Small-subunit ribosomal RNA, central domain from a bacterium, 347 nucleotides, folded computationally. The coordinates come from a structure-prediction model, not an experiment, and the mean pLDDT is 85. Rfam family: Bacterial small subunit ribosomal RNA.
[in-house]
Context: one part of a larger RNA
């Protein structure tokens, strides 16, 4: 290679699109590429098989036979698969009604708190910790009151809660947008599934230009603690964190579980629809949990109609630790990296 595998022992790409390319629903006609099949031809000899014989046996050697199979050409067969026409309606997709959501994105608003600022009342202390101390205060702090002013995240509702492909999204209002679900059968008629290469997204942190900066706070300073303390604890603190315009492109991007299809007990919560009524209960769809099997896998843990079961499709990854996700080449980036990715040796 076959093959065996990817929740945790290697091993599911962070996500979607989506093109080759694999595969692909019902039904009828043709053809007859794949496929089956019959002749015919060829695959020298020797080797290989099977029987005979020969050297005392073998090895070796001679003689006879037979295919199987593979490659032309020809002639048949027509179920499966392909290719042509044509029909269909269960897949998928579109109309119309309704209907859900903290789905996006831009404006424009409000409380709450916390900072500082003025201005008052008022006096010795605040502050912080195990405990201090540095620190801030008689130039009048802290505490109370009034104004004003800024940036930032929005308590209560809230949840086993919603919505999003995924990051992710939560004060309100409004605009634009995107998407689910049910229900109509009114429409197309197979248009479908995956999906190498591409492509678009894509938290934090980080880079570059302008802003901004109120809490917080890498770095950095002091105070402490300690043998030191480059640390946890304390007081300051600058980058960042916020906006806009670009770039990086990676996370334990985790459910560590690729996406679709179909089939296999049940109980229970919950969000959204529709019918039906007994009006708070049944049924019937779509979604999130939970428990658990008669079941069924699993090395156990555990999974279990949201499978990790049992089947088909199709892609991406492992193949003994280390060396190493490094080293070279290459391609991306402004940089920091990133992407692809060995060996030598050594256990």
């Nucleotide at each position: 290679c076959u093959g065996g595998g990817c929740g945790u022992a290697a091993a599911g790409a962070g996500u979607c699109u989506g093109u080759a390319g694999g595969u692909g629903g019902u039904u009828u006609u043709u053809u007859a590429a794949g496929u089956c099949u019959u002749g015919u031809u060829u695959c020298a000899a020797a080797g290989a098989c099977u029987c005979c014989g020969g050297c005392u046996c073998a090895a070796c050697c001679g003689g006879a036979g037979g295919a199987a199979g593979g490659g032309g050409c020809a002639g048949g067969a027509u179920a499966c698969u392909g290719a042509a026409a044509g029909a269909c309606u269960a897949g998928a997709g579109u109309g119309g009604u309704a209907u859900c959501g903290g789905g996006g994105u831009u404006a424009c608003u409000g409380g709450a708190a916390u900072u500082u600022u003025u201005a008052g009342u008022g006096u010795a202390g605040g502050g912080g910790u195990a405990a201090a101390a540095u620190c801030c205060g008689u130039g009048g702090a802290u505490a109370c009151u009034a104004a004003a002013a800024a940036g930032a995240a929005c308590a209560c509702c809230a949840a086993g809660c919603g919505c999003g492909a995924a990051g992710g999204c939560g004060g309100g209002u409004a605009a634009c947008u995107a998407g689910g679900u049910a229900u109509u059968u009114a429409c197309u008629g197979a248009c479908a599934c995956u999906c190498a290469g591409a492509g678009a997204c894509g938290a934090a942190a980080g880079c570059u230009a302008g802003g901004g900066u109120a809490g917080c706070a890498a770095a950095u300073c002091a105070g402490a603690u300690u043998a030191g303390a480059g640390a946890c604890c304390u007081g300051a603190g600058u980058a960042g964190u916020c906006c806009u315009a670009g770039c990086u492109g990676u996370a334990a991007a985790c459910a560590a579980u690729g996406u679709c299809c179909g089939u296999u007990a049940g109980u229970u919560c919950u969000c959204u629809g529709c019918a039906a009524u007994u009006u708070a209960u049944u049924g019937u769809g779509g979604g999130g949990g939970a428990u658990g099997u008669u079941a069924g896998c699993u090395a156990a843990c555990g999974c279990g109609u949201u499978a990790a079961a049992c089947g088909g499709a199709c892609c991406g990854c492992c193949u003994g630790g280390g060396g190493a996700g490094u080293a070279u080449a290459g391609c991306c980036g402004c940089a920091a990296g990133g992407c692809c990715g060995a060996a030598a040796c050594u256990c």